[in-house]
Context: one part of a larger RNA
RNA sequence: UUGGGUGUAAAGGGUGCGCAAGCGGUCGACUAAGUCGGAGGUGAAAUGUCUACGGCUCAACCGAGACACUGCCUCCGAUACUGGCCGACUUGAGUGCGGAAGGGGAGCGUGGAAUUCCUGGUGUAGCGGUGAAAUGCGUAGAUAUCAGGAGGAACACCGGUGGCGAAGGCGACGCUCUGGUCCGUAACUGACGCUCAUGCACGAAAGCCAGGGGAGCGAACGGGAUUAGAUACCCCGGUAGUCCUGGCCGUAAACGUUGGGCACUAGGUGUGGGGGGUAUCGACCCCCUCCGUGCCGUAGCUAACGCAUUAAGUGCCUCACCUGGGGAGUACGACCGCAAGGUUGAAACUC
Numbered sequence: 001u002u003g004g005g006u007g008u009a010a011a012g013g014g015u016g017c018g019c020a021a022g023c024g025g026u027c028g029a030c031u032a033a034g035u036c037g038g039a040g041g042u043g044a045a046a047u048g049u050c051u052a053c054g055g056c057u058c059a060a061c062c063g064a065g066a067c068a069c070u071g072c073c074u075c076c077g078a079u080a081c082u083g084g085c086c087g088a089c090u091u092g093a094g095u096g097c098g099g100a101a102g103g104g105g106a107g108c109g110u111g112g113a114a115u116u117c118c119u120g121g122u123g124u125a126g127c128g129g130u131g132a133a134a135u136g137c138g139u140a141g142a143u144a145u146c147a148g149g150a151g152g153a154a155c156a157c158c159g160g161u162g163g164c165g166a167a168g169g170c171g172a173c174g175c176u177c178u179g180g181u182c183c184g185u186a187a188c189u190g191a192c193g194c195u196c197a198u199g200c201a202c203g204a205a206a207g208c209c210a211g212g213g214g215a216g217c218g219a220a221c222g223g224g225a226u227u228a229g230a231u232a233c234c235c236c237g238g239u240a241g242u243c244c245u246g247g248c249c250g251u252a253a254a255c256g257u258u259g260g261g262c263a264c265u266a267g268g269u270g271u272g273g274g275g276g277g278u279a280u281c282g283a284c285c286c287c288c289u290c291c292g293u294g295c296c297g298u299a300g301c302u303a304a305c306g307c308a309u310u311a312a313g314u315g316c317c318u319c320a321c322c323u324g325g326g327g328a329g330u331a332c333g334a335c336c337g338c339a340a341g342g343u344u345g346a347a348a349c350u351c
Base pairs, nucleotide, nucleotide: 003323004322005321006320007305008304012319014202015201016200017199021195022194023193025089026088027087028086030084031083033082034081035078036077037076038075039074040073041072042071048067049066050065051064053063054062055061092192093189094188095187096185097184098183099182100181104178105177106176107175108174109173110172111155116150117149118148119147120146121145122144126137127136163170164169207248208247209246210245211244212243216242217241221237222236223235224234259318260317261316262315263314264313267296268295269294270293271292272291273290274289275288276287277286300307301306324351325350326349333344334343335342336341
């Protein structure tokens, strides 16, 4: 519990699609449900308010009259707005056509550098590691170096507050399949739109199941150090895992800690994509414009910090969420999950 809020104080759902529902552009006609006006009916009594009213000596109390009872119903009328229905329109939305950029997604294939391991050559007494060491590796020939081979994972430079994607996220190269976006044009449809409870789908890492794979790294674990101790930080090893296929999980500082849509409100400057003009042989330069992405800044907003045409400004539509701290994202119940657990989500008590 009217209300006020949600960048950092409590509070934006991780993200999208979308049914119900809410909301909805311009013009005309009809209707008259909402809406507005008038009239009538009803709205018992008690109660409430008013009265120079009446009755108890006053008052409380009682009685009387009026009003209220903000409501409902019927009839008549109004037609601006909302709704319904009909017709029309093109600016919202979409389609077509012409161009464009991109690590957007999926599959298949290819490449080079590096690490490790194996084989062989050269070569000999150390290597490695640290603050210093030691564990460790090495005369069964290591480290170093050269040649060959195997295998897995990741793609240096380009690389950029640069690009793409709804979010998670995406980075070597080629091919195939495929989603979205932007610009220009104005041929087509003619409001087909916005949001979205429930629902459905997607959703980093870790984790789980089955089968593969395993170079490097590396929870756990073992050892060496450090230390008063050292279940750590440092060092030597190292299993799950990290990788692939299929299936689960459904969380996060899933963050811009800022839901989505539309409109409006000074500018300056950088950068990515497109179009136009100017100039020119042409690429540049310069100017305009649309879309994205940064910085600075006016008005305004803000508790301040700050935000400021990518708003946290000014408005409208819609969803989600908050309402003192702890107890507690716990208990119980329900649903989901193989499990781990997830979602929903209290109270006593206490300050």

This is a predicted structure of a 351-nucleotide part of an RNA (small-subunit ribosomal RNA, central domain) from an uncultured bacterium. Its Rfam family is "Bacterial small subunit ribosomal RNA". Rfam links the family to the GO terms ribosome and structural constituent of ribosome. The coordinates come from a structure-prediction model, not an experiment, and the mean pLDDT is 89.